[in-house]
Context: one part of a larger RNA
RNA sequence: GAGUGAACGUUGGCGGCACGCCUAACACAUGCAAGUCGAGCGAAGAACAAUAAAGCUUGCUUUAUUGUUACUGAGCGGCGAACGGGUGAGUAAUACUUGGAUAAUCUGCCUUUAGGACUGGGAUAACCUCAGGAAACUGAAACUAAUACCAGAUAUGACCACAGGCACUAAGGUGCUAGUGAUAAAAUGUUUUUUCGCCUAAAGAUGAGUCCAAGUCGCAUCAGGUUGUUGGUGGGGUAAAGGCCUACCAAGCCUAUGACGCGUAGCAGGUCUUAGCGGAUGAUCUGCCACAUGGGGACUGAGAUACGGCCCUGACUCCUACGGGAGGCAGCAGUGAGGAAUAUUGGGCAAUGGACGCAAGUCUGACCCAGCGAUGUCGCGUGAAGGAUGAAGGCCCUAGGGUUGUAAACUUCUGUCAGCAGGGAAGAUAAUGACGGUACCUGCAGAGGAAGCCCCGGCUAACUCCGUGCCAGCAGCCGCGGUAAUACGGAGGGGGCAAACGUUACUC
Numbered sequence: 001g002a003g004u005g006a007a008c009g010u011u012g013g014c015g016g017c018a019c020g021c022c023u024a025a026c027a028c029a030u031g032c033a034a035g036u037c038g039a040g041c042g043a044a045g046a047a048c049a050a051u052a053a054a055g056c057u058u059g060c061u062u063u064a065u066u067g068u069u070a071c072u073g074a075g076c077g078g079c080g081a082a083c084g085g086g087u088g089a090g091u092a093a094u095a096c097u098u099g100g101a102u103a104a105u106c107u108g109c110c111u112u113u114a115g116g117a118c119u120g121g122g123a124u125a126a127c128c129u130c131a132g133g134a135a136a137c138u139g140a141a142a143c144u145a146a147u148a149c150c151a152g153a154u155a156u157g158a159c160c161a162c163a164g165g166c167a168c169u170a171a172g173g174u175g176c177u178a179g180u181g182a183u184a185a186a187a188u189g190u191u192u193u194u195u196c197g198c199c200u201a202a203a204g205a206u207g208a209g210u211c212c213a214a215g216u217c218g219c220a221u222c223a224g225g226u227u228g229u230u231g232g233u234g235g236g237g238u239a240a241a242g243g244c245c246u247a248c249c250a251a252g253c254c255u256a257u258g259a260c261g262c263g264u265a266g267c268a269g270g271u272c273u274u275a276g277c278g279g280a281u282g283a284u285c286u287g288c289c290a291c292a293u294g295g296g297g298a299c300u301g302a303g304a305u306a307c308g309g310c311c312c313u314g315a316c317u318c319c320u321a322c323g324g325g326a327g328g329c330a331g332c333a334g335u336g337a338g339g340a341a342u343a344u345u346g347g348g349c350a351a352u353g354g355a356c357g358c359a360a361g362u363c364u365g366a367c368c369c370a371g372c373g374a375u376g377u378c379g380c381g382u383g384a385a386g387g388a389u390g391a392a393g394g395c396c397c398u399a400g401g402g403u404u405g406u407a408a409a410c411u412u413c414u415g416u417c418a419g420c421a422g423g424g425a426a427g428a429u430a431a432u433g434a435c436g437g438u439a440c441c442u443g444c445a446g447a448g449g450a451a452g453c454c455c456c457g458g459c460u461a462a463c464u465c466c467g468u469g470c471c472a473g474c475a476g477c478c479g480c481g482g483u484a485a486u487a488c489g490g491a492g493g494g495g496g497c498a499a500a501c502g503u504u505a506c507u508c
Stems, first nucleotide, its partner, number of pairs: 001508004006504005013380006019373002021338001026336003030333003035079003040076002044072002046069011086291003095216008105208002110204007118152004129140004157168001160165001172196002175193001178191003217263003224254003229251008266288004270281004293314005316327004344370001346369003352366001353364004383413004393404004417449001419444005427435001452497005457478003463492005473480002
């Protein structure tokens, strides 16, 4: 000199764009953050309509049946919940970066292609009844549906086999038209067809798994380490190679080109600095990894570190009728604690994106916005022109004067910003605007509402007086202060920067 996710002191007008728990991966009250589909399914409720019966008040009520619905809380079922969002504890290599390999692999939704979608069956939740429990919830009996589940048929093809064969699938829903059957009517059934699904196989795309090579901090006051360890054979296991696991056999394997151990640390694109080489760093944004109260485990699924899933265990918190239960903010806000220190328990799904749905749409603390903070950066303003009796006052003085100083007053103007009033957008169009009556435009009034901080001995731009008297104090280094201090404190004057200025900390 440059820089910072900064903090502290003094001061503080406006706006744009960014950024905002670096500490306790400490504990968390409350609300919200993942749902959706009635065009998969039954049942219940509500409203409406039709028909029938009954009652009477003769046009209403009740009951039953059937049907309809941009209606509804639960339930079965499907898809999603593995994305998105957070954090950096662990990890020095199961990570990351770069380049390869996979003839050793998987891949829901999506795209393309070739076929298929036949015949049957038994349950179960919901509901109802009963029972247990304080609750969480649980048990029993009976009932019912499906794109839930199961069996059989068929088999392009994959696998196993080896020319004998064995064996693996499927689900329907919806709209329209016409004919036909039945009916009191509304309906409904059946056939053809539309569309969305379903099953099998092949290919693509996307996403992942695994392996190899090189690179990636400090300590040698860490020198030997290793027994599933190194290799082989048989077997098992995985989507997949492999000591990944297991039985047996051999005795190997790594290491001063630093094994092993200890400490520290998420990695990278980047960021800061620098002429460059380097050095430092890894906030925000993007890619990858890891984690979700500490530890362990599997289930489901195309896919799991499964944050807002399950089970076991530890610590902690809460409820309890003491028998037993419930919980996990390193999601967004917010609270306590810690700390020098870091924000609102806000608005909206209008846009972008995501989940589900044929769609309408629902959900979305992702996101878009607003609020708070000079935290940073950029821009603007705090007035402009004229104005010498060089006013008054202050300060200095050799007492003549000098300086503050065109500075003020005063005169003439301007209206940026802020203020008041009126109008009022793009962002989004078939329609829909949180932001927002915001940005912006027009008009109005009046210099009015808007300047501080640090420094002045040398380095280093800027000097005098008074007070103090090695005291009080200053200080980055050299050093000032013991009676004339340009170095302390105050004043006047001056220098620097400016909505900031200094100090502290850290990096080059």